Predicted 3D model of a 489-nucleotide part of an RNA (small-subunit ribosomal RNA, 5' domain) from an uncultured Campylobacterota bacterium. Model confidence (mean pLDDT): 83 of 100.
[in-house]
Context: one part of a larger RNA
Formats: sequence, C1' cells, structure tokens
RNA sequence: GAGUGAACGCUGGCGGCGUGCUUAACACAUGCAAGUCGAACGGAACCUUCGGGUUUAGUGGCGCACGGGUGAGUAAUGUAUAGCUAACAUGCCCUUUAGAGGGGGAUAACAGUUGGAAACGACUGCUAAUACCCCAUACUCCUUCUCAUUAUAAGAUUAGUCGGGAAAGUUUUUUCGCUAAAGGAUUGGGCUAUAUGGUAUCAGCUUGUUGGUGAGGUAACGGCUCACCAAGGCUAUGACGCCUAACUGGUCUGAGAGGAUGAUCAGUCACACUGGAACUGAGACACGGUCCAAACUCCUACGGGAGGCAGCAGUGGGGAAUAUUACACAAUGGAGGAAACUCUGAUGUAGCAACGCCGCGUGGAGGAUGACACAUUUCGGUGCGUAAACUCCUUUUAUAUGGGAAGAUAAUGACGGUACCAUAUGAAUAAGCACCGGCUAACUCCGUGCCAGCAGUCCGCGGUAAUACGGAGGGUGCAAGCGUUACUC
Repeated sequence: GAGUGAACGCUGGCGGCGUGCUUAACACAUGCAAGUCGAACGGAACCUUCGGGUUUAGUGGCGCACGGGUGAGUAAUGUAUAGCUAACAUGCCCUUUAGAGGGGGAUAACAGUUGGAAACGACUGCUAAUACCCCAUACUCCUUCUCAUUAUAAGAUUAGUCGGGAAAGUUUUUUCGCUAAAGGAUUGGGCUAUAUGGUAUCAGCUUGUUGGUGAGGUAACGGCUCACCAAGGCUAUGACGCCUAACUGGUCUGAGAGGAUGAUCAGUCACACUGGAACUGAGACACGGUCCAAACUCCUACGGGAGGCAGCAGUGGGGAAUAUUACACAAUGGAGGAAACUCUGAUGUAGCAACGCCGCGUGGAGGAUGACACAUUUCGGUGCGUAAACUCCUUUUAUAUGGGAAGAUAAUGACGGUACCAUAUGAAUAAGCACCGGCUAACUCCGUGCCAGCAGUCCGCGGUAAUACGGAGGGUGCAAGCGUUACUC
C1' cells in the first nucleotide's frame, strides 16, 4: 500500500446491487418446510334437475434417495486432472419389435364384540381393485451342453440344444397406462496413474495381514467374506503412529514466481441427537422412514408411551459479533395428475444492519464598511474571511397531490400504487472523524511542570517559555463516513 463474512469508538441524509452465527455438530417452546392422484378400487357422508356431482378416512400407484442445511468426521473408502470398465446398474424420458389368453383365493375400509389413561391394539364376520397368486404363450431374455470364428488363454461374436421366466386395466370419443426384449440418452457404481498438510523428540508396521485354489456374496471385479495352502506384503522416495484439516473451481495479495485462504456462487464428498442394523425400492443402509441400544427432554391413571431445527423463521445459551416467529406461488424450477389444479420456508420478494462496493446530495452566483464574536498581538494590527449577513437564482434531494409500468402469453403480479413521470412548496430535510515534533500533509496561545499524561515493539516528549501532555484558535487529510483493534499478502 491492498484486502476482510469483521468487531469496537465517535458520527450518520438518500438510492442501487450484494452480504449477514467465523463462537456451542450446544439445547430447543411454537408455526410452517412433501405431497399428490376419484381418469386404479370398494365404501361413507352430503347435494341432486335422478343423468350425476362434491368431500374424502382406507386399499393401491408415483414421489418422499430431488430440492434445502451443516462441515462434526475424513490426510485418503475423499478431492482435482487424465484414463479404464470385454467387470457393471440405470425408475421416469426417446426410438424399435412383439404381446396383453384363461382362472383363483384373500384383505383393509365397514359392521359387531372387546383391551388400554394414552400411544395403540385384539377377535369374529362381509367386500373391491392397475393389490396378491396359479396356468397358458414368448425367436431375441436367464440357464445347461455342443460347434464355429477371433490372437493359444481369459474374454467376445455367431449357430444349435435341455430347462425356466410376463402382462392390467381405465376413460365421454380421443387417451393414459401394462409386459418382454433391443438400442439411445441421462445418472450413478467400481478400478488405475499423478497431485493433494505438519511431525523422525513417531522407525519399524502387518495375521484376512500378502498371494494362490475352491466356494459364497454383489448390479459388478476383488480377502468383499469363508475353508484350505504358501509366507508373504509395506517402509528413510518416510511405512506405522500422533497432531491438524472437508476438497476443488476460485478468493486476497504480489510485476511475477510465490505466499495466505476455501464465507457468499458453482462442482464433488461426508453427516443428520450419539452408536449400530437392515427393510422397502430403479436408486438409501434414508435430515422431517423403521428396528435396537445409550444420554437428554416431555406426558402418564406408574402398567406404559412420545421426541430429535446442522430446513425457514424464532427462543435460551456461548460470544467482540451476525437479521423477520413477514408476503406470494405472479415468475423460474420441482412432485403428483390426462387436465383443471394441489403442494412447494426451493424460489421470487419485502423487512432489519453504513457490513461492503458503487452513485448522488448537504446548494449556486454576486457580495468589503474586510461587520460582530473568538483567537492572537510588537497594541499599529493580523487570522477566521466572500466566510457570514444581504441581493438574485436553482430544486438533485425532501414533503404533498395526481398519473403509473415492464417483468405475462388469451387470462393470471406477491413485489406494489413499487420504479418512473407531472405539478406545487420552499435553501428549504442533510457533516463528521482523525491528525498537525521527525518518518508524514498540517502552528500558535493558555494550563501543567519527569506531575498529570502521550507514544506506531521507531527516534522519543514532559524537571517553568512543551509546535510532542490537556484545552482553545487556526490548519491538514479523508468524507457519510472517519479512526482504532485483529488477521492475510
């Protein structure tokens, strides 16, 4: 000098755009943050023009694995870059081919009985489906075996063969769906190489450890797991241990090389009160799902139950320190639906904060008798100073009134009667902070008298003429800010 998610002190007019718990991954009252479909299904209640319609607890489908939060863990099961997957999966979407035949038994809702304080159940009976099951059919699918081609093997491709495997209907016409297979797209899983902190006052570490055979398991390779066999594997190019830490694009600084950093925005990872586990599913070992255990809080009729803000607001606490228990689905996007539409604290907006950047304003011109006050004085004067008063002017801003968008497309606007425009009023509503010995731009007077005090890790100042302390006048710098502190280069 530059910078900051800053804080503190003094001061404070406006607007635009951003940003806003860096500390306790501390505990959380309350409300909301994931639903939707009656064009899958039977019922119930209500309305009815008797055609039907509305609402929906329940069964069923899709979604809830996205979006949103946080950075505790993790020094490599992570991330970045470049590859490999002939070792893989992929709901919804697109394209193509073929198909959807026949049958069955239940169950919730409901009704009755009944347990419990509640949470929630138990028994009996009835009923439907795109819920569930069986049979049929299916070249390409899976599987057994065989032949051929490819580069001898692994593997791939082609041909044949034993066995196995599917479906669902709905709607007012149109539709929308269902099943199998192939291809695409998208998204993901896995593997490899290189890079990615400190420490040797950590030097040896390892027994599923390293490799093989076989089996199991997985979508898939693999000690991933298991049985047996061998004794290997890593390490001063730092193994193992300990400490610290999410990573990157980027950001700050610097001429660069570097150094520091990883808020906001974007990509990846991890986590969801703590620890563990699986279920469902195309996808989770699942923030607002399930089960178990521990801690904590709450309810209880003491038998037993309920909960998880590192979602948005908000509360307590911690702290130098960080906002509203707001509005709307109008836009963009997401879920469901044929659609109308419903939901959406994602998002769009508004509120608060000079926290930052940028812009604007606090008036302009004239005006000397160089007024008064104040300060100083060599007592003549000098400074403040055209500064003020005064005269003329303007209206950015402000206030009031009226009009009034774009963003949206035929309709639909939270923002919002907002931005903006016009008219009127009237200089009217708007300046501070730090410094003035040198470095470093800016000087005198008074008070004090090594006292009170100042000071940047500098030189230093103050012991009776202090430009260095305190006050005043004057000046210098920056300016809605100015200084101080902390941190980085």
Description
The RNAcentral record of the full RNA draws on ENA, Greengenes and SILVA.